[in-house]
RNA sequence: GCCCGAAAAUAGCAAACCCGUGCGAAAGCCGGGGACGCAAAGCCAUGGGCCUACAGCGGUGUUGUGCCGCUACGGUUGCCAGGUUGCCGAA
Numbered sequence: 001g002c003c004c005g006a007a008a009a010u011a012g013c014a015a016a017c018c019c020g021u022g023c024g025a026a027a028g029c030c031g032g033g034g035a036c037g038c039a040a041a042g043c044c045a046u047g048g049g050c051c052u053a054c055a056g057c058g059g060u061g062u063u064g065u066g067c068c069g070c071u072a073c074g075g076u077u078g079c080c081a082g083g084u085u086g087c088c089g090a091a
Stems, first nucleotide, its partner, number of pairs: 004089002012038002017033004022029002036078001042084003046081003049076003056070005
């Protein structure tokens, strides 16, 4: 140094939930509180999965408003993989 993840230590992140005249059509995100947990639960939507469906398309109905289906250009890195950077140092 690399692989790997025992023991500690220094740090770190922050689930659910709550709050918000916050953003968003929604999924979800952001800020504050809060810790379930995480050796990358740091970063990147590249592959896969999953979530949403404003717009678009199709169907059906209505005086009109509707309803159903398909579909990311939306989202999820704390779903998996991959890439990349990093703390400590046993076997």
Molecule: c-di-GMP-I riboswitch aptamer
Organism: Desulfofundulus kuznetsovii